[in-house]
């Protein structure tokens, strides 16, 4: 970095230190956050969630202490996250109104997590 699959409207730091003027993925318009010190950028605690893995438990089958699937469960492991829906729009289609900056779908991009070369 590149391909498949899942989820992305819920949750959880106005924390100490360091850090330095920009941040909220990049472009573009909007809109917000920031010298009262932000931008999880970098330490350390803390917390969230439950994707992997861990336990039951059922059901399928080739009847294995093997596998696949679903429920439930726990939070000591491997991640991953802790303004704002992935902040919001952008590309398509759709409903609907005198009117449309409003709505609904869905792609594109993106951001975790598994898997595979």
């Nucleotide at each position: 970095a590149u391909c498949u699959u899942a989820u992305c409207a819920a949750g959880a730091g106005u924390c100490a230190g360091g850090g330095a003027a920009g941040g909220a993925a990049a472009c573009u318009g909007g809109u917000c956050c920031g010298c009262u010190a932000a931008a999880c950028c970098c330490u350390g605690c803390a917390g969230c969630a439950a994707c992997c893995a861990c336990u039951u438990u059922u059901u399928g089958c080739u009847c294995g202490u093997a596998u696949a699937a679903a429920a439930a469960g726990a939070a000591a492991g491997g991640u991953g996250c802790u303004a704002c829906u992935u902040c919001c729009a952008g590309c398509a289609g759709g409903a609907g109104u005198c009117u449309a900056u409003g709505c609904c779908u869905g792609a594109a991009a993106g951001a975790u997590g598994a898997g595979a070369a």
Molecule: SAM riboswitch aptamer (S box leader)
Organism: Gracilibacillus kekensis